[in-house]
The RNA shown here (c-di-GMP-I riboswitch aptamer) has 90 nucleotides and comes from a Bacillaceae bacterium. The sequence was found by an Rfam model in a public genome assembly. Of the family's consensus pairs, 95% are formed in the model.
RNA sequence: GUACGAAAAGGGCAAACCCAUUGAAAGAUGGGGACGCAAAGCCACAGGUCUAAAGCAGUAAAUCACUGCCAUGACGGCUGGGCUGCCGAA
Numbered sequence: 001g002u003a004c005g006a007a008a009a010g011g012g013c014a015a016a017c018c019c020a021u022u023g024a025a026a027g028a029u030g031g032g033g034a035c036g037c038a039a040a041g042c043c044a045c046a047g048g049u050c051u052a053a054a055g056c057a058g059u060a061a062a063u064c065a066c067u068g069c070c071a072u073g074a075c076g077g078c079u080g081g082g083c084u085g086c087c088g089a090a
Stems, first nucleotide, its partner, number of pairs: 004088002012037002017032006035077001041083003045080003048075003055069005
């Protein structure tokens, strides 16, 4: 240095749930809270998943409503990939 993740130290993040804000929704942000995490730090590049406002098509019939399709919206705490990074045995 690369790979790896036992013990320890110093620290870090924060699931569910609750409250507030925001959004059409999925979700996000802040506060509380800890199930967990060695990249649970960063990047939507590939796959996957979620949502469907607008749009398109249809039903319907007076534009209210319903159904289907659709990401340009999301999720990195789903998997892979890229970049960076603390400590340290086998």